[in-house]
Molecule: c-di-GMP-I riboswitch aptamer
Organism: Fusibacter sp. 3D3
RNA sequence: CACCGAUAAUAGCAAACUAUUGGAAACGAUAGGACGCAAAGCUAAUGGGCCUAAACACUAGAAUGGCAGCCAAGCUACCGAA
Numbered sequence: 001c002a003c004c005g006a007u008a009a010u011a012g013c014a015a016a017c018u019a020u021u022g023g024a025a026a027c028g029a030u031a032g033g034a035c036g037c038a039a040a041g042c043u044a045a046u047g048g049g050c051c052u053a054a055a056c057a058c059u060a061g062a063a064u065g066g067c068a069g070c071c072a073a074g075c076u077a078c079c080g081a082a
Base pairs, nucleotide, nucleotide: 004080005079012037013036017032018031019030020029021028022027035069041075042074043073046072047071048070049067050066051065056061
């Protein structure tokens, strides 16, 4: 340095649900709350996947809206036993 990840240490994030709020919805924000997470940090204008369906279209569909806690990829980062 790279991989790796402990019944180690120190920090961190926060699912469901609830309240308020934005949104057509998916979903987001804030507060509470912890199921979990060694990248559950960032990128959706990196690829795939999934959700919604406003405009448009009108038997069907349709992303320019979302999900990074679905899988890869890129970038960055704390600690150090085997």